[in-house]
Context: one part of a larger RNA
RNA sequence: CAUAUAGAGGAUGCCUUGGCGCUAAAAGGCGAUGAAAGACGUGGUACACUGCGAUAAGCUGCGGGGAGUUGUGAACAAACUUUGAUCCGUAGAUUUCUGAAUGGGGAAACCCGGCCCUUCGGGGUCAUUAAUUAGUGAAUACAUAGCUAAUUAAAGCAAACCUGGUGAACUGAAACAUCUAAGUAACCAGAGGAAAGGACAUCAAUUGAGACUCCGUUAGUAGUGGCGAGCGAACGCGGACCAGGCCAAUGUUUUUUGAUAAUCAAAGUAGAACCAUCUGGAAAGUUGGGCCAUAGUAGGUGAUAGCCCUGUAUAUUAAUGAUUAUCUUAAAGCUUCGAGUAGGACGGGACACGUGAAAUCUUGUCUGAACGUGGGGGGACCACCCUCCAAGCCUAAGUACUCUUUAGCGACCGAUAGUGAACAAGUACCGUGAGGGAAAGGUGAAAAGAACCCCGACGAGGGGAGUGAAAUAGAUCUGAAACUGUAUGCUU
Numbered sequence: 001c002a003u004a005u006a007g008a009g010g011a012u013g014c015c016u017u018g019g020c021g022c023u024a025a026a027a028g029g030c031g032a033u034g035a036a037a038g039a040c041g042u043g044g045u046a047c048a049c050u051g052c053g054a055u056a057a058g059c060u061g062c063g064g065g066g067a068g069u070u071g072u073g074a075a076c077a078a079a080c081u082u083u084g085a086u087c088c089g090u091a092g093a094u095u096u097c098u099g100a101a102u103g104g105g106g107a108a109a110c111c112c113g114g115c116c117c118u119u120c121g122g123g124g125u126c127a128u129u130a131a132u133u134a135g136u137g138a139a140u141a142c143a144u145a146g147c148u149a150a151u152u153a154a155a156g157c158a159a160a161c162c163u164g165g166u167g168a169a170c171u172g173a174a175a176c177a178u179c180u181a182a183g184u185a186a187c188c189a190g191a192g193g194a195a196a197g198g199a200c201a202u203c204a205a206u207u208g209a210g211a212c213u214c215c216g217u218u219a220g221u222a223g224u225g226g227c228g229a230g231c232g233a234a235c236g237c238g239g240a241c242c243a244g245g246c247c248a249a250u251g252u253u254u255u256u257u258g259a260u261a262a263u264c265a266a267a268g269u270a271g272a273a274c275c276a277u278c279u280g281g282a283a284a285g286u287u288g289g290g291c292c293a294u295a296g297u298a299g300g301u302g303a304u305a306g307c308c309c310u311g312u313a314u315a316u317u318a319a320u321g322a323u324u325a326u327c328u329u330a331a332a333g334c335u336u337c338g339a340g341u342a343g344g345a346c347g348g349g350a351c352a353c354g355u356g357a358a359a360u361c362u363u364g365u366c367u368g369a370a371c372g373u374g375g376g377g378g379g380a381c382c383a384c385c386c387u388c389c390a391a392g393c394c395u396a397a398g399u400a401c402u403c404u405u406u407a408g409c410g411a412c413c414g415a416u417a418g419u420g421a422a423c424a425a426g427u428a429c430c431g432u433g434a435g436g437g438a439a440a441g442g443u444g445a446a447a448a449g450a451a452c453c454c455c456g457a458c459g460a461g462g463g464g465a466g467u468g469a470a471a472u473a474g475a476u477c478u479g480a481a482a483c484u485g486u487a488u489g490c491u492u
Stems, first nucleotide, its partner, number of pairs: 001489007013477001014442002018413002020410007027402002029157002037098003040053003044076002047073003059092006068080003103112003113126005128154009161192001162190005172179001176226001202209002213240005223231002244394003247338001251334005258327008268316003274289003278285001290307002292296001298310003343367008353379001374389005429436002452464004
């Protein structure tokens, strides 16, 4: 070096319980009636997960269901069950301690109290703030402040979406300062199932349009810009969707009580049709002959099954609950048609628009009109013309998002992939802490998981025997290579 053989190793192939992305619907909140998140308990034995809470893998009612059951890893014991268990749906009861945590304290899951009741076991109650009502009541006469009580509300959590407030830097400009990144990230406040916006003091241009929101286009155009880097509209057009109302009362909007009607929602129920032959361990495969189909989606069954099983199409089921519409009951909001406003000055900000010829919107300071015989706008400004009526309020749909539920789909992954996590994974482990963060899937159709015998230490391990289609499937499905032995041959 070659061949053979054995080991080690865990690639590859096949598989999928888990992921990823999307579609259509639903839901879009939970919480002082104590949430989210936890601690500690809880089983006959009980480590982890799951469930539950001293009534503790559970208690009760109603509905379903019909033979097994006492959750999983995982068994043994002891029990339950046709007098209907386990299980499923729905409505209740219980629900330790911590936590907004709320009697006080506190190093969370602990410590210590007041008052009332008590069967002496224990039970109830006591935070703060705001509003309303009532009582009481100083200096100080009436009063007010203050104090006390009752009622109602709030608080805290939650993935993104939304509105508002505060608001960077890296970066780009091939450096950098205006500029950009960007009103982004981050922080804060608040709300809803959407939010915001919204019924013209709007546009247009000599014709007219007619709330708002969203999409396409206009258009990378007009512009803006150390005219650098860059930033970047609108009118108009085409679509989605369409809805208008109110300001003192026979109104409208929102919520609410009840009635009626319609629709929807569960666990579930019924649910068609196949035999033989051959091969094989096994038939769903082969061959032959049939059948059903409003059902030939899918999964399982010892290999590939419309007709074996679960199902599927279709039909059907509500004690109870939800939604919508109409009527009805009650409450709340809208509050004298908009003056310290419009406009002006100075300084900022927003508008695609960087102060520019800079209109328009906004406002920190100072000012400050008119009153329909009036006022605003039409991109400095003036005239004519056109158009609208600010300084009050409400408003569905079209639009955005997905912590979550249901059904389904994929020229998405298939265990170094796909979530970090297919496994007791945010676990083990690391860190004072914020935080970081793994590895780890596969016997077989069925445990039939190897009785019994032998060697051995009453081992480990092995040899027989036995099971099985297979044991070189024996606790490693398959089992590549590097790597390590052994045997034989060749070579220097």

This is a predicted structure of a 492-nucleotide part of an RNA (large-subunit ribosomal RNA, domain I) from OCS116 cluster bacterium AG-390-A19. Model confidence (mean pLDDT): 81 of 100.